Model confidence (mean pLDDT): 83 of 100. Predicted 3D model of a 116-nucleotide RNA (FMN riboswitch aptamer (RFN element)). Rfam family: FMN riboswitch aptamer (RFN element). From the family's description: The RFN element is a highly conserved domain that is found frequently in the 5'-untranslated regions of prokaryotic mRNAs that encode for flavin mononucleotide (FMN) biosynthesis and transport proteins.
RNA sequence: UCAUAUUCUCAGGGCGGGGUGUGAUUCCCCACCGGUGGUAACAGCCCACGAGCUUAAGUGCAAGAUUAGGUGUAAAUCCUAAGCCGACGGUAUAGUCCGGAUAGAAGAGAGUUGAC
Numbered sequence: 001u002c003a004u005a006u007u008c009u010c011a012g013g014g015c016g017g018g019g020u021g022u023g024a025u026u027c028c029c030c031a032c033c034g035g036u037g038g039u040a041a042c043a044g045c046c047c048a049c050g051a052g053c054u055u056a057a058g059u060g061c062a063a064g065a066u067u068a069g070g071u072g073u074a075a076a077u078c079c080u081a082a083g084c085c086g087a088c089g090g091u092a093u094a095g096u097c098c099g100g101a102u103a104g105a106a107g108a109g110a111g112u113u114g115a116c
Base pairs, nucleotide, nucleotide: 001115002114003113005112006111007110008109009108010107016030017029018028019027031096032095033086034085035049036048037047038046044084045083052061053060066082067081068080069079070078088099089098090097
C1' cells in the first nucleotide's frame, strides 16, 4: 500500500413565542434543524448513497428542494442577497411530537490476518 478476509467501536439535528379553536409542538404569523461518500476549495436543494416497502438477489418500487451577484486557476460547495425542501403509521392537517426503533444503516475509525 492492497483485500469478495475477519473482529470490535461509533454512526441525525430541530417547536421557543404569539393567534384561532372544545381540541393543533400538526392550521396561521414569527422561530429552529440539516446523515454519508464524491465533486479542482468547505454542498440539506450538483452526482450518488442511507433511512421506507419489496426480492432468492445491490431485484424492483417509493420518496425532496436554488437562483442571482462577487472573489478565485478552480466554488450550483466560499462570501452577499433572496428563495426552496423534508419517508411511513398515529393524532385537528407534523421536517421538529409519539410509534415501528433497546431495530437497521450509508459510511467512519481501530485492531487482527494475509499478500506485496